Predicted 3D model of a 349-nucleotide part of an RNA (small-subunit ribosomal RNA, central domain) from an uncultured bacterium. The RNAcentral record of the full RNA draws on Greengenes.
Context: one part of a larger RNA
RNA sequence: CUGGGUGUAAAGGGAGCGCAGGCGGGACUGCAAGUUGGAUGUGAAAUACCGUGGCUUAACCACGGAACUGCAUCCAAAACUGUAGUUCUUGAGUGAAGUAGAGGCAAGCGGAAUUCCCGGUGUAGCGGUGGAAUGCGUAGAUAUCGGGAGGAACACCAGUGGCGAAGGCGGCCUACUGGGCACCAACUGACGCUGAGGCUCGAAAGUGUGGGUAGCAAACAGGAUUAGAUACCCUGGUAGUCCACACCGUAAACGAUGAUUACUAGGUGUUGGAGGAUUGACCCCUUCAGUGCCGCAGUUAACACAAUAAGUAAUCCACCUGGGGAGUACGACCGCAAGGUUGAAACUC
Numbered sequence: 001c002u003g004g005g006u007g008u009a010a011a012g013g014g015a016g017c018g019c020a021g022g023c024g025g026g027a028c029u030g031c032a033a034g035u036u037g038g039a040u041g042u043g044a045a046a047u048a049c050c051g052u053g054g055c056u057u058a059a060c061c062a063c064g065g066a067a068c069u070g071c072a073u074c075c076a077a078a079a080c081u082g083u084a085g086u087u088c089u090u091g092a093g094u095g096a097a098g099u100a101g102a103g104g105c106a107a108g109c110g111g112a113a114u115u116c117c118c119g120g121u122g123u124a125g126c127g128g129u130g131g132a133a134u135g136c137g138u139a140g141a142u143a144u145c146g147g148g149a150g151g152a153a154c155a156c157c158a159g160u161g162g163c164g165a166a167g168g169c170g171g172c173c174u175a176c177u178g179g180g181c182a183c184c185a186a187c188u189g190a191c192g193c194u195g196a197g198g199c200u201c202g203a204a205a206g207u208g209u210g211g212g213u214a215g216c217a218a219a220c221a222g223g224a225u226u227a228g229a230u231a232c233c234c235u236g237g238u239a240g241u242c243c244a245c246a247c248c249g250u251a252a253a254c255g256a257u258g259a260u261u262a263c264u265a266g267g268u269g270u271u272g273g274a275g276g277a278u279u280g281a282c283c284c285c286u287u288c289a290g291u292g293c294c295g296c297a298g299u300u301a302a303c304a305c306a307a308u309a310a311g312u313a314a315u316c317c318a319c320c321u322g323g324g325g326a327g328u329a330c331g332a333c334c335g336c337a338a339g340g341u342u343g344a345a346a347c348u349c
Stems, first nucleotide, its partner, number of pairs: 003321004007303002012317001014201004021194003025088007033081002035077008049065006091191001092188003095184001098181002103177002106174001108172002110154001115149007125136002162169002206247006215241002220236004258316006266294011298305002322349003331342004
């Protein structure tokens, strides 16, 4: 390379958009590049193969045959691919009329709680632990009542509930805005799928500049524990956590399961629609889109998966090829840095 694979053994890119490329629905007509058939030319000789013969045999040699699976030209065919044209509506999209939602972004508002400040009541403890101590408190704490300040997060509702491509999104109201779903079938008429590079988004931590800082809390300090205790426990506490702008670009970024399409028993919950039946928004029946559980066939090394497939097939992309060395070294690119991306070998088992 081929082959075989990628839920857990090595292996799905964190996610989307999308240029090139690859692949692509039904009908009709033309062309003939691929494709198929035929003809002609060429495909040197030797070697190799088959047969016959010559040296006493063999090696060796000679002759004949087939073969040289290829290339070029011409003629023909038109199913499939391609290409050109016409056409269709089921794929895809538009429209009309509905609908659910923590989808995004900006501004405003609200209550509970913690902390701090002021005032009242009140007196000797509070706090903390396995037990203590550090700590706070007669300069009046803890407790309790009233008032105020400020920051962050939104109890209940809340649900294998919803929305989003993923990361993720949860108090209320308003403005702007993206996407989905079902139904109608008016319009376009294959406009589609995937997608190397590329571009964009991307938790937390971290970085830069400027704000903010209630609680929590790396580092740090103290008290304990202990043989020691650079920890676990306790009292404090700074970065950070929050906001604006700009970077970083990684995660067990997980369903450890790429995207799209078609097909393949059932049962049962739940979310959002549509239709039928009905007096009826209930119940019931049908159906579509999601989200769970159970389960047959089938698959699987087993576990398990099982219409939300890990089943049966197709297209495209990504990735794997024994363990360690190593996601390291070197180089390159990116970054302010931290570091990231790409990514070996010697050696060793």